Overview:
The prediction has a mean pLDDT of 79. The RNA shown here (SAM riboswitch aptamer (S box leader)) has 123 nucleotides and comes from Candidatus Chloroploca asiatica. It was read from a public genome assembly, where an Rfam model found it. Lineage of the source: Bacteria > Bacillati > Chloroflexota > Chloroflexia > Candidatus Chloroploca.

RNA sequence: UGCUCAUCAAGAGGGGCUGAGGGACUGGCCCAAUGACGCCCGGCAACCCCUGGAGAGGGAUCUGACCCACUCCAGUACGGUGCCAAUUCCAGCGGUACACAUGGAUGUACCGGGAGAUGAGAG
Numbered sequence: 001u002g003c004u005c006a007u008c009a010a011g012a013g014g015g016g017c018u019g020a021g022g023g024a025c026u027g028g029c030c031c032a033a034u035g036a037c038g039c040c041c042g043g044c045a046a047c048c049c050c051u052g053g054a055g056a057g058g059g060a061u062c063u064g065a066c067c068c069a070c071u072c073c074a075g076u077a078c079g080g081u082g083c084c085a086a087u088u089c090c091a092g093c094g095g096u097a098c099a100c101a102u103g104g105a106u107g108u109a110c111c112g113g114g115a116g117a118u119g120a121g122a123g
Base pairs, nucleotide, nucleotide: 003121004120005119006118007117008116013041015040016039017038021031022030023029025092026091027090028089042084043083044082047080048079050075051074052073053072054071055070057068058067059066088115093112094111095110096109097108098107099106100104
């Protein structure tokens, strides 16, 4: 820098420092000197790690104890990450249903995809 898998509707501060932009991109729509973004502290969650239980599989063994990796469930929050405006803020491509001024590059709802984010893994 690409690839694979999982998740993305819940949750999280009247704190301190700083001082002008920020919400990935584009279009909207928002946040922001009543201090955003960022940093620190604090917090949330539980992907990995760790612990326990169940299941089926492989190895070992005379039978077991035992060992290995997998799936599911529960627990902890020491450790590795992550996250803490708005559903990933909404839409960006395609489809289905409905609506009407029958006109559209329309609106609403839903489904799939794309893009993105985070984690884990292999290279």